[in-house]
The RNA shown here (FMN riboswitch aptamer (RFN element)) has 125 nucleotides. The sequence was found by an Rfam model in a public genome assembly. Rfam family: FMN riboswitch aptamer (RFN element). Its family is annotated with FMN binding in the Gene Ontology. Rfam's curators write: The RFN element is a highly conserved domain that is found frequently in the 5'-untranslated regions of prokaryotic mRNAs that encode for flavin mononucleotide (FMN) biosynthesis and transport proteins. This element is a metabolite-dependent riboswitch that directly binds FMN in the absence of proteins. In Bacillus subtilis, the riboswitch most likely controls gene expression by causing premature transcription termination within the 5' untranslated region of the ribDEAHT operon and precluding access to the ribosome-binding site of ypaA mRNA.The FMN riboswitch structure, reported in present an FMN-bound six-stem junction, adopts a butterfly-like scaffold, stapled together by opposingly directed but nearly identically folded peripheral domains. Its mean pLDDT, the model's own confidence on a scale to 100, is 81.
Formats: sequence, structure tokens, C1' cells
RNA sequence: UUUUAUCUUUGGGGAUUGGUGAAAUUCCAUACCGGCAGUAAAGUCUGCGAACUUUCUUGACACAAGAGAGCCGAACGGGUGAAACUCCCGUACCGACGGUAAAGUCCGGAUGAGAGAAGAUAUAA
Repeated sequence: UUUUAUCUUUGGGGAUUGGUGAAAUUCCAUACCGGCAGUAAAGUCUGCGAACUUUCUUGACACAAGAGAGCCGAACGGGUGAAACUCCCGUACCGACGGUAAAGUCCGGAUGAGAGAAGAUAUAA
């Protein structure tokens, strides 16, 4: 330094100001945000996770746990360079479910789950 196993910790941000209205952080104008790994540094590329839908198994079946399947949004132009759909400039675009005046930003499931990250111990090379 690497392999495998176990354990611990960690692991998502954002509505400002104004307008209409009986009522909106939900509409309109404006503002703001960007999980993880890869790769020339990425919300928009590739892959993954979460959410959502669903199947099977186990458990005293309303519900929980485990395993699997489905689904899964959105970017172009120019510049630099050996290399950028990632940087710089410009202009765009996207955002689960339930609640509620229609929500990426409020409240809720969630003091949850989790891709992964860091570390400890043991093991083998």
C1' cells in the first nucleotide's frame, strides 16, 4: 500500500422583496438551492442512492423486516487547452409523494432510509 471481515462515526441545500386575494413562503414578478462515485473540477454526461409503484419471502398478516423488479427530471452556443456536454463567458432548463389557495424552497412520513466518505480492530498478500 492492497484484500477480506467486523465495528464506530459521518452522510441534502434553498422563498428575499413586492403584487393580487377572504385565504398563497403554493399563483404572478423577483430571489434562492444543487446527494454520492467516475471523468479536466458536472443539478442537466455515464453510473448509483433516495422518493414513487410493485412482486416474493419471513415474522402474528392492519404492520414490520429482508430480497428483487419497474419507474426515475433537465443544456446549448462561444472561448482556453493535449484533454472540458465538467473550467471561463453568455443565454437557458429541471426538481418524488401526502397536506394546504396549485409548493424544488413551508409542514409531514423522517430523531427514518441511504449511494458513499472517514476511522478503528482483526486477517491475508